Model confidence (mean pLDDT): 80 of 100.
Predicted 3D model of an 80-nucleotide RNA (c-di-GMP-I riboswitch aptamer) from Zoogloea sp.
Order: sequence, then structure tokens, then C1' cells
RNA sequence: ACACGUCAAAGGCAAACUGCAGGCAACUGCAGGACGCAAAGCCACGGGUCCCGCACGAACGGGAUAGCCGGGUUGCCCGC
Repeated sequence: ACACGUCAAAGGCAAACUGCAGGCAACUGCAGGACGCAAAGCCACGGGUCCCGCACGAACGGGAUAGCCGGGUUGCCCGC
């Protein structure tokens, strides 16, 4: 310095579920807990999915999801 990060080491994140709190809801925060993750760090920009309002529906408006995919951006370690 490098990677379609297999194996090794250090450190990191944390699904389901449970408790408490917030929210109409999707869902979120904190604690416990680990299914997994090399961006499972960050950004709702494109698509998807979900929720709410109106509504027969569609359309429209607002929201959620970055652990659905793509894109943007930053970045730890890196021995054989």
C1' cells in the first nucleotide's frame, strides 16, 4: 500500500424476544439479550415495503424503514 476480507488477531454493531418510556400507527429510545453483520457507520437521493390523513379506490399530503435493494459520503484493523 492492497482486497468479492476465506482463515487469524484487536476492537465494534446487535435480530427475535422481554421490561420501561415515546408515538394514532408504521416504528423509535434506553436496559437486558445475540440471529446475524466488514460499513448492520452516517444521508430518505432513486426504487421497494409499511403506517397515518383524505378517500370506494387511485391520486395527493405527511411519516417509518439505512438489518430490503441501489446511490452518495466518511472510516477501524489488516498477521499468514